[in-house]
This is a predicted structure of a 333-nucleotide RNA (Bacterial RNase P class A) from Candidatus Microsaccharimonas sp. RNAcentral holds the sequence, with entries from ENA. It matches the Rfam family "Bacterial RNase P class A". From the family's description: Ribonuclease P (RNase P) is a ubiquitous endoribonuclease, found in archaea, bacteria and eukarya as well as chloroplasts and mitochondria. Rfam classes the family as a ribozyme. Lineage of the source: Bacteria > Bacteria candidate phyla > Saccharimonadales (SeqCode) > Saccharimonadaceae (SeqCode) > Candidatus Microsaccharimonas. A source record names the gene rnpB. Of the family's consensus pairs, 90% are formed in the model.
RNA sequence: GUAGUCAGCUAGACGACCGCUUGCCUUAAAAACAAGAGGAAAGUCCGGGCAGCGAAGGAUACGACAGUUGUUAACGACAACCGGGGGUAACCCUAGGGAAAGUGCCACAGAAACAAAACCGCCGGUAAAACGGUAAGGGUGAAAUGAGUGGGGUAAGAGCCCACAGCGUCGCAUGGUGACAUGCGGAGAAGGUAAACCCUGUUGGCUGCAAGGAGAUUGGUAGUAGAAGAGUGAUCCGCUCGCCAGUCGAUACCCGCUUGAACGUAUCAGCAAUGAUAUGUCUAGAUAGAUGGUCGUCCACGACAAAACCCGGCUUACAGGCUGACUGCCUAC
Numbered sequence: 001g002u003a004g005u006c007a008g009c010u011a012g013a014c015g016a017c018c019g020c021u022u023g024c025c026u027u028a029a030a031a032a033c034a035a036g037a038g039g040a041a042a043g044u045c046c047g048g049g050c051a052g053c054g055a056a057g058g059a060u061a062c063g064a065c066a067g068u069u070g071u072u073a074a075c076g077a078c079a080a081c082c083g084g085g086g087g088u089a090a091c092c093c094u095a096g097g098g099a100a101a102g103u104g105c106c107a108c109a110g111a112a113a114c115a116a117a118a119c120c121g122c123c124g125g126u127a128a129a130a131c132g133g134u135a136a137g138g139g140u141g142a143a144a145u146g147a148g149u150g151g152g153g154u155a156a157g158a159g160c161c162c163a164c165a166g167c168g169u170c171g172c173a174u175g176g177u178g179a180c181a182u183g184c185g186g187a188g189a190a191g192g193u194a195a196a197c198c199c200u201g202u203u204g205g206c207u208g209c210a211a212g213g214a215g216a217u218u219g220g221u222a223g224u225a226g227a228a229g230a231g232u233g234a235u236c237c238g239c240u241c242g243c244c245a246g247u248c249g250a251u252a253c254c255c256g257c258u259u260g261a262a263c264g265u266a267u268c269a270g271c272a273a274u275g276a277u278a279u280g281u282c283u284a285g286a287u288a289g290a291u292g293g294u295c296g297u298c299c300a301c302g303a304c305a306a307a308a309c310c311c312g313g314c315u316u317a318c319a320g321g322c323u324g325a326c327u328g329c330c331u332a333c
Base pairs, nucleotide, nucleotide: 001329002328003327004326005325006324007323008322009321010320012298013297014296015295016294017293018292020036021035022034023033038304042315043314045313046312047311048310049309050208051207052206053205062204063203064202065201066200067081068080069079070078071077082096083094084093085092086091097199098198102197103196104193105192106191114146119138120137121134122133123132124131148164149163150162151161152160167188169186170185171184172183173182174181175180212255213254215248216247217246218245219244220243221242226241228240229239231237262281263280264279265278266277267276268275269274299302
């Protein structure tokens, strides 16, 4: 210089004026002051908090998940590692238990799609066939009997036998917390599909803030109604709660509602996810739903999209700009 890999940041800036929501203030309103969307607020796919309902215990059914170790409030999430696959590499992908419990399926083509088999070929046989042997070779197919090469063997062949190499499985040894890896040895050789049923293991009550709580107000309260609480004691006083009676009301006034497994910074522990400690900050809360408009200056001319109970993830959308680490190749020193 060029081609790439991975990770992160940003999401027009500044000013003026008008307006909106909430808080504060107030008898009330206005003014003033303060605050006012996102990295995904989205999809609502998982997990949890919170709330109501249910609930002896167990089993079945149904669903979800599936290497190991760890992280977490929890998870089907995340991290690191192991195994498998791809890339020259940085690095990326992985729905990764069981096919020797059983059942099913394997289109078309093909003789045959899995224990039963011979289409061509080869060998035997025959006048020629029939018939018998053969899974080495050809052909069909996504897949063909499923352990490759060489040799022996044979009528021709074949793990039929042998040598070397490979495979899964069992045992032992070594290393590792572990998945597993490496080495040695034994016996072994009947395909694929579990993202088909199924089997094994783990796990799951149901419903979601439109949950749910609370009605408002007037009078009374030792008798219709409490031996409640506060006021130094008191059946004196209605001040608070409860209770009694009446009136209004099916509304959205209030609570839930935003201080939270919160965020920023620093240090420490850890490969990391993450955790601990110290310190600082307060950061929308509506209920027809605010966060907008106009103007000026500048630039690289501005994407996807906007809260509605709250958090942790996942997934999807995203113009332009910026930063860091690493890899390959070329060139120069």